[in-house]
């Protein structure tokens, strides 16, 4: 580095169930895709909840890893 290859993993929308004020999670079902769609909230972004402000904005506290960037680890072994 990433295949019209083996083996295999993940699991989006959506829909039951349950949790959270909320974003949003967890389990079953589902398959949109994904070479790290594994981990990790360091940085950037965005999105929640709440206090200040006329407002613009800003403090706290969350959340997304399938938003980016970053780190750490990992099957395979063609070009």
């Nucleotide at each position: 580095c990433g295949a019209c290859a083996a083996a295999g993993g993940c699991a989006a929308a959506c829909c039951g169930g349950g949790c959270g004020u909320g974003a949003g999670c967890c389990c079953g079902g589902g398959g949109c895709g994904c070479a790290a769609a594994a981990c990790c909230a360091c940085g950037g972004a965005c999105c929640u909840g709440u206090c200040a402000g006329c407002g613009a904005u800003g403090g706290c506290a969350g959340g997304u890893g399938g938003c980016c960037g970053g780190g750490u680890u990992a099957c395979c072994g063609a070009a």
Predicted 3D model of a 79-nucleotide RNA (c-di-GMP-I-GGC riboswitch aptamer) from a soil metagenome. RNAcentral holds the sequence, with entries from MGnify. The prediction has a mean pLDDT of 90.